[in-house]
Context: one part of a larger RNA
């Protein structure tokens, strides 16, 4: 001095980032148990009291009598509770070896594909397999995420769906026309001009989807405004002007897992409250299946708040047992 254990006056979270660890709480019977609630739950809610030997009565439960102890669930094992708020409905998965979570999963919900040799996978653009020895109450993908109320406005971009009337436009087809060769012709010559055949190039015109064009569509990808002015205190702006937009944020929520200015501003809880609940709304820059808001139940999640209980602290102290260290 380090590890692990046990105990501690008075006080009890003052420690700390956080009650981290340690404490308390326990088990069986009885009594009682609140908000909410999907009427199952919440519930071992929460508080409370009894537990042991001996004798007697009883088939037992259980009743009566009595005994001891500081203590009888006598020792091990063996729930602390409460309230309030976020996110996630729930059990469930997961980063083997630093993260278990509000992440992924879920049943539900919606879109969209698929008519069977199905789409969609794998596979040598195969045979052949799975899909599925199923067949639209099925199977693929997507995307949300129990329930409950609901899910607004925007098809100009992209996507993707139907449309085919005209534009564009590949191969191919077509072949006007060109160019090479050269029997033959002219020409002393050098050279020209040239039939067919063979060859090279080639314009018109005929060519599909795509593209553009026309439409549809947002639980497809995504989007969802400025600026001025107005009410008989004042300030606000229901109203009115104007520009721009494919449309200008609808219910709901809102300093929030989202608010920069921000410790916002009131209000509660504290003796004091950057943090916490509850309002305000001037959302830097919530918002509706990239879902909105809310919810009982349920979480080794996450915040604030209390009762209990403690060596977390004041503030140390003593005692075991292991190791270190000294000494033999």
């Nucleotide at each position: 001095c380090c590890g692990u254990g046990g105990c501690u006056a008075a006080g009890g979270a003052a420690c700390u980032c956080g009650g981290c660890a340690a404490a308390u709480u326990a088990g069986c019977c009885c009594c009682g148990u609140a908000a909410c609630u999907u009427c199952g739950g919440g519930a071992g809610a929460a508080g409370g009291g009894g537990c042991g030997c001996u004798c007697c009565c009883g088939c037992a439960a259980g009743g009566g009598a009595g005994c001891c102890g500081c203590a009888g669930u006598g020792a091990a094992a063996g729930g602390g509770c409460c309230c309030a708020a976020g996110c996630g409905a729930c059990u469930g998965u997961u980063u083997a070896u630093c993260a278990a979570a509000a992440a992924c999963a879920c049943a539900g919900c919606a879109c969209u594909c698929u008519g069977c040799g199905a789409a969609c996978u794998c596979g040598u653009c195969a045979a052949g397999a799975g899909g599925a020895c199923g067949u639209a109450u099925a199977g693929g993908g997507u995307g949300u995420g129990a329930c409950a109320c609901c899910u607004g406005c925007c098809c100009g971009g992209u996507g993707c769906c139907g449309g085919a009337a005209g534009g564009u436009u590949a191969a191919a087809g077509g072949g006007a026309g060109g160019g090479g060769u050269u029997a033959g012709c002219c020409g002393c010559a050098a050279g020209g001009c040239g039939a067919a055949g063979c060859u090279c190039c080639g314009a018109a015109c005929u060519g599909a989807a795509g593209c553009c064009c026309c439409g549809g569509u947002a639980a497809a990808c995504g989007g969802c405004g400025g600026c001025c002015g107005u009410a008989a205190c004042u300030a606000u702006a229901a109203c009115g002007g104007u520009c721009c937009u494919a449309a200008g944020g609808u219910a709901g929520c809102g300093a929030a897992a989202u608010u920069c200015c921000u410790u916002g501003u009131c209000g509660g809880g504290u003796a004091a409250g950057u943090u916490c609940c509850g309002a305000c709304c001037u959302g830097c820059a919530c918002g509706a299946a990239u879902g909105g808001u809310g919810u009982a139940a349920c979480g080794a999640c996450u915040u604030g708040g209390g009762c209990a209980c403690u060596g977390u602290c004041u503030c140390g102290g003593c005692c075991a047992c292991g190791g270190g260290c000294u000494c033999g």
Molecule: large-subunit ribosomal RNA, domain IV
Organism: Pseudomonadota bacterium